[in-house]
RNA sequence: UACGAUAAAGGCAAACCUACCGAAAGGUAGGGGCGCAAAGCUGCGGACCUAAAGCAUAAAGCUAGGGUGGCUGGGCUGCCGAAA
Numbered sequence: 001u002a003c004g005a006u007a008a009a010g011g012c013a014a015a016c017c018u019a020c021c022g023a024a025a026g027g028u029a030g031g032g033g034c035g036c037a038a039a040g041c042u043g044c045g046g047a048c049c050u051a052a053a054g055c056a057u058a059a060a061g062c063u064a065g066g067g068u069g070g071c072u073g074g075g076c077u078g079c080c081g082a083a084a
Base pairs, nucleotide, nucleotide: 003081004080011036012035016031017030018029019028020027021026034070040076041075042074044073045072046071047068048067049066050065054062055061
């Protein structure tokens, strides 16, 4: 560098519940624990979700914008050390 144990020490925390924030998607905190070797950070590319305001409409819809890093590619950083 690469790889990832039925190892050791630790770490994170899905669904769901409660409170608060938000128009919504969703977020924050507490409980919880499905999972995770980057489930640490980053919305830069792709993907997906949302659409109060704006545009448009008979209804639909479109978009600035917002969101998901636990969808994925890239970038930055990082604990441990069996086997190969």